This is a predicted structure of an 87-nucleotide RNA (SAM riboswitch aptamer (S box leader)).

[in-house]
């Protein structure tokens, strides 16, 4: 990069920087100079992979690789996000 599976109405935000757009994209409908997006620190959710509780299923923990922390993936359709796992 492609393919496959699986899940997507649950949960979780402070402070510092910065200083105008932003919630993939259209269309809608919000969110922001009461500082939004995003970036760094700490917090913290969750449980997909691994550990760890003798093994196996199941369950718990949450130690490690990930996600995620405005609104049902924000709503609608293509679709897209994330994780396994194969090349």
């Nucleotide at each position: 990069u492609a393919c496959c599976c699986a899940u997507c109405a649950a949960g979780a935000g402070c402070a510092g920087g910065g200083g105008a757009g932003g919630g993939a994209c259209c269309g809608g409908c919000c969110c922001u100079u009461u500082g939004a997006u995003c970036c760094u620190g700490c917090g913290g959710c969750a449980a997909c992979c691994u550990g760890a509780a003798a093994a196996a299923g199941g369950u718990u923990u949450a130690a490690g690789g990930u996600g995620c922390c405005a609104a049902a993936u924000c709503c609608g359709c293509g679709a897209g996000a994330u994780g396994a796992g194969u090349u």